Transfer RNA from a bacterium, 72 nucleotides, folded computationally.
Its mean pLDDT, the model's own confidence on a scale to 100, is 80.

RNA sequence: GCCCCUGUAGCUUAAUGGAUAGAGUGCUGCGCUUCGGACGCAGUGGUGAGGGUUCGAGUCCUUCCAGGGGCA
Numbered sequence: 001g002c003c004c005c006u007g008u009a010g011c012u013u014a015a016u017g018g019a020u021a022g023a024g025u026g027c028u029g030c031g032c033u034u035c036g037g038a039c040g041c042a043g044u045g046g047u048g049a050g051g052g053u054u055c056g057a058g059u060c061c062u063u064c065c066a067g068g069g070g071c072a
Stems, first nucleotide, its partner, number of pairs: 001071007010025004018055001026044006048064005
């Protein structure tokens, strides 16, 4: 330099172009407990960035960014 893959919550991940983007775990509060753990209830938090297509984009197209791999 060229080509391919990946990017969603703190972490692991789901979502056929169509309902308010769900779940596990974590964290916070409350209950329970002598205290803690476990358990129960409630809360918390996300589509890497820009542009385009579409009535509608996490999903399709495009540029860039980051990570991984291959060729030279």